[in-house]
The RNA shown here (c-di-GMP-I riboswitch aptamer) has 82 nucleotides and comes from a Burkholderiales bacterium. The sequence was found by an Rfam model in a public genome assembly.

RNA sequence: UCAUGAAAAAACCACCCUCGUUGUGAAACGAGUCCGGAAAACCGACGGGUCUCUAUUCUAUUGAGAUGGCCGGGUUGCCUCC
Numbered sequence: 001u002c003a004u005g006a007a008a009a010a011a012c013c014a015c016c017c018u019c020g021u022u023g024u025g026a027a028a029c030g031a032g033u034c035c036g037g038a039a040a041a042c043c044g045a046c047g048g049g050u051c052u053c054u055a056u057u058c059u060a061u062u063g064a065g066a067u068g069g070c071c072g073g074g075u076u077g078c079c080u081c082c
Base pairs, nucleotide, nucleotide: 005079012037013036017032018031019030020029021028022027035069041075042074043073046072047071048070049067050066051065052064053063055061056060
C1' cells in the first nucleotide's frame, strides 16, 4: 500500500415513535429517542424498484417530484486479528 471484517478498540450515523417547521403530497429539516448499520458517508444529471402529484384514451401510460436506512452501481473514508 492492497485485501479482509471481528462490530476487536476508538470514532461516526440514527430506525420506529413524539414535538415543532416546510410542502398539495410522497417526504424533508431541527430537537428528543436509539432499531440497527463495516461505509446507514456522498451521488436521484447511471440503472431498477417502491411511493406522491398531475394529465389522459382512466387498464395502463405520460410528465414532474420523493426515497441513498429498497437494491445494483460509482466515488471517498477510520481501524487492522488472521